[in-house]
RNA sequence: GCGGAUGGCUGGGUGACUGCGGGCGGUAACGUCCGAGGAAAGUCCGGACUCCAUGAAGAAACGGUGCCGGGUAAUGCCCGGCCGGGGCAACCCGAGGGAAAGCGCCACAGAAAACAAACCGCCAGCGGCGGGUCGGCGUCAGUCGAUACCACCGCGGGUCAGGGUGAAACGGUGGGGUAAGAGCCCACCGCGGGACUGGCAACAGAACCGGCACGGCAAGCCCCACCGGGAGCAAUGCCAAAUAGGGACCUUGCGUUUGCCCUUAGGGGCGGCAGGCAUCUUCAGCCCAGAGGUCCGGGUUGGCAGCUAGAGCGCGUCGGCAACGGCGGGCCAAGAUGAAUGGUCAUCCAAGGGGGCAACCCCGGGACAAAAUCCGGCUUACAGGCCAUCCGCACAA
Repeated sequence: GCGGAUGGCUGGGUGACUGCGGGCGGUAACGUCCGAGGAAAGUCCGGACUCCAUGAAGAAACGGUGCCGGGUAAUGCCCGGCCGGGGCAACCCGAGGGAAAGCGCCACAGAAAACAAACCGCCAGCGGCGGGUCGGCGUCAGUCGAUACCACCGCGGGUCAGGGUGAAACGGUGGGGUAAGAGCCCACCGCGGGACUGGCAACAGAACCGGCACGGCAAGCCCCACCGGGAGCAAUGCCAAAUAGGGACCUUGCGUUUGCCCUUAGGGGCGGCAGGCAUCUUCAGCCCAGAGGUCCGGGUUGGCAGCUAGAGCGCGUCGGCAACGGCGGGCCAAGAUGAAUGGUCAUCCAAGGGGGCAACCCCGGGACAAAAUCCGGCUUACAGGCCAUCCGCACAA
């Protein structure tokens, strides 16, 4: 210098005038302070908070998560590591538990897709036909016989190394071996096994044993482990106003008495049993005459709280590889509700376009997007600019 990787920051600046929302001061006029984002977005995860369900434990069902360790209020997030894949490398990517519990599926192609099989091919055997060769006979045209040679056909076998198909073909390479072949045998690699060593663990390692058995798919059912009640700030509470305790229908029910007490003799109380209180079970507690549901009608649809000081922000220091945590002192930073955060002008700096040899001049206009209970994440969108670290190549000293 060129090309790349990772992490982070920024997201127009300044000034003047004038609005809008909120806090504080003030009787008021007015003054003063604060006023969008890194994603405020998607609403996809995790929580705080609130209400609903009688409490606790367990189970079933349903949903989710899924290598290991750590962080955290918690997580499907983050950090560190392992394994696998990609890249020369920096580095990136991975829904990454279980396929020797069971079921299911494996399109097309291909001979065959799972207790393997046999299309082409290869191989020996048996049988047949033909040729060759050898031998006998011969009237020299042939004929008879033999055959361990060649080719073809048939039969029943051997074989899976080769061919071709596929996402995937029942270990790979080399050698020996064989009729041809094959873990059939051997060496190396791969795979499996139980110990050993290292590591908290995932896992890794050299040696030993085993000739190789258990093809793949669990983003199919399933199994295992762990997690999870539901609804959401339009939650919810209070005040005011209004309506007038409205109408129709449905479901279920006011059970029982072997104990005790009272009695106005009808019965009543306590207790027990039965019944009810989230799908079931157990325990505890509660309930006993009402309880629950659907629809219609009428009315209010104002105000206050919730509401923003919080797992808060930034600084220093200590611990930790890191995520993060401890301690110290500092700071307060929108809170609206048909919903504020805007507009105009001047000037400067970029993007972009045009002109000029150049200095420079002219035009031009600011990425994505905008709070709505609040936090922690993830994902997605984003013009341009800046910083740091690292890798590869080339050149120079």

A computed fold for a 397-nucleotide RNA from Pseudoruegeria sp. SK021, annotated as Bacterial RNase P class A. Model confidence (mean pLDDT): 76 of 100. A source record names the gene rnpB.